[in-house]
Molecule: transfer RNA
Organism: Candidatus Yonathbacteria bacterium CG17_big_fil_post_rev_8_21_14_2_50_43_9
RNA sequence: GGGCCUAUAUUUCAGUGGUAGAAUAUCGCACUCCAAACGCGCAGACCGAGGUUCGAGUCCUCGUGGGCCCG
Numbered sequence: 001g002g003g004c005c006u007a008u009a010u011u012u013c014a015g016u017g018g019u020a021g022a023a024u025a026u027c028g029c030a031c032u033c034c035a036a037a038c039g040c041g042c043a044g045a046c047c048g049a050g051g052u053u054c055g056a057g058u059c060c061u062c063g064u065g066g067g068c069c070c071g
Base pairs, nucleotide, nucleotide: 001070002069003068004067005066006065007064011023012022013021018054027041028040029039047063048062049061050060051059
């Protein structure tokens, strides 16, 4: 220098162009003499900028970070 993959919650991952989810962690409640475990519940996110579309986490382009391959 070239090519490919990838980026969603604290973390690990889902997500047919049409309401963004789970587990985990934190917090609250319940339980307990107290705590842990177990149970219930709240809050919490689409890497950035454009484009296409009635509608974009999803499709396209350009960047940024990470990974792999070639030279």